[in-house]
RNA sequence: AAAAUGCUUUGGAGGUGCCUUUUGGGCUGAGAUGAUACUCCUUGAACCUGAUCCCGAUCAUGCGGGCGUAGGAAAAAGCGGUCUUUCCUUU
Numbered sequence: 001a002a003a004a005u006g007c008u009u010u011g012g013a014g015g016u017g018c019c020u021u022u023u024g025g026g027c028u029g030a031g032a033u034g035a036u037a038c039u040c041c042u043u044g045a046a047c048c049u050g051a052u053c054c055c056g057a058u059c060a061u062g063c064g065g066g067c068g069u070a071g072g073a074a075a076a077a078g079c080g081g082u083c084u085u086u087c088c089u090u091u
Base pairs, nucleotide, nucleotide: 001084006079007078008077009076010075011041012040013039014038017027018026019025020024047072048071049070053066054065055064056063
């Protein structure tokens, strides 16, 4: 000099299903309705379309996988110092 992981501030994007004996409870998940939330922001699988899709499970469900190197999709500044490289000095 200086990537990254990570962190801060501000701004933005997104989803909220299935079952049930239903003012409660159960399942998966980061998150299942406003949660002091959670996740994601082009290095973009957060999320949407395809999809009343296909295969496999389940009491049931995007529950798991495929689709998916598909088509879309929302940002700026700073802190920090890892790897690595160069120069100088000393031993």